[in-house]
RNA sequence: CUCGAUAAAGGCAAACUCGGCGUGAGCCGGGGACGCAAAGCCACGGGACUGGUGGGAUCUUCCAGCCAGUUAGCCGGGUUGCCGGAG
Numbered sequence: 001c002u003c004g005a006u007a008a009a010g011g012c013a014a015a016c017u018c019g020g021c022g023u024g025a026g027c028c029g030g031g032g033a034c035g036c037a038a039a040g041c042c043a044c045g046g047g048a049c050u051g052g053u054g055g056g057a058u059c060u061u062c063c064a065g066c067c068a069g070u071u072a073g074c075c076g077g078g079u080u081g082c083c084g085g086a087g
Base pairs, nucleotide, nucleotide: 001087002086003084004083011036012035016031017030018029019028020027021026034073040079041078042077044076045075046074047071048070049069050068051067052066053065055063056062057061
C1' cells in the first nucleotide's frame, strides 16, 4: 500500500415506537436493532424526494425550467481514521 478474518478492543444504528422541531421531504433526543469496515465528516457531480414559483401544451392532466431545501444508510468523488489473520 492492498485487503477485510468464525480475531480482539470498541463504535454506529434501519424498521417500529415515545417526546420535541419543521408547511413538508426530514431532523434532534430516549427506547429498539435490520444491517454497517468508514453506516466518521463534506451536498462537489449524478439520482431520489419536499416546498415554492413562472412558462409551454392541454383541458384536467402532462412537459421542461427556475428558486429554496432534504437525503452521506442511493451511487460516485473529496477528506480523516481503529485493529491486523491475509497478500
Molecule: c-di-GMP-I-GGC riboswitch aptamer
Organism: Chloroflexota bacterium